[in-house]
RNA sequence: GCCCCCGUAGUUCAACGGAUAGAACAAAUCCGUCCUAAGGAUAAGAUGGGAGUUCGAUUCUCUCCGGGGGUA
Numbered sequence: 001g002c003c004c005c006c007g008u009a010g011u012u013c014a015a016c017g018g019a020u021a022g023a024a025c026a027a028a029u030c031c032g033u034c035c036u037a038a039g040g041a042u043a044a045g046a047u048g049g050g051a052g053u054u055c056g057a058u059u060c061u062c063u064c065c066g067g068g069g070g071u072a
Stems, first nucleotide, its partner, number of pairs: 001071007010025004018055001028042004048064005
């Protein structure tokens, strides 16, 4: 250089083109306890950037950025 794959919450993962993007763990607050722990409750938190297609895009297309793999 060329080809392929990936990018969603702090982490690991979901989500036929259509409901308020969902869960686990972590963290926070509260309950719990003499204190801690176990356990319980509550709220918060994300689609890599830009453009396009579409009534509607996490999903499809293009480009850029980042990561991984293959090839000489």